[in-house]
Molecule: TPP riboswitch aptamer (THI element)
Organism: Luteibacter sp. Sphag1AF
RNA sequence: UGAAAGAAGCGGGGGUGCCUGGUGUUGAGCCGGGCUGAGACAGUCCCUUUGAACCUGACCCGGUUAGGACCGGCGUAGGGAGCUUAUCGACCAUGAGG
Numbered sequence: 001u002g003a004a005a006g007a008a009g010c011g012g013g014g015g016u017g018c019c020u021g022g023u024g025u026u027g028a029g030c031c032g033g034g035c036u037g038a039g040a041c042a043g044u045c046c047c048u049u050u051g052a053a054c055c056u057g058a059c060c061c062g063g064u065u066a067g068g069a070c071c072g073g074c075g076u077a078g079g080g081a082g083c084u085u086a087u088c089g090a091c092c093a094u095g096a097g098g
Stems, first nucleotide, its partner, number of pairs: 001093002007085004011048004017035007054079003060073004
């Protein structure tokens, strides 16, 4: 000198499935319980280009399960939402000096 991680301000992006009980019923809706998970319209929960948060592929493929993106593949695929300020400077690398 390079450099991870993190802070603040003002923004922005995203998901919401499966099983089951009650009520009700043309149906929807409402009130609970269980599974996985950060999160199941819920918590600033997660992600914000150093981008697997999330979408497409996909009513996909294999495994598993009470069931289900539950696990894996797909995935070095294609997309996908950021600027400013201040400080520190890990492991490591390089250079100079003693």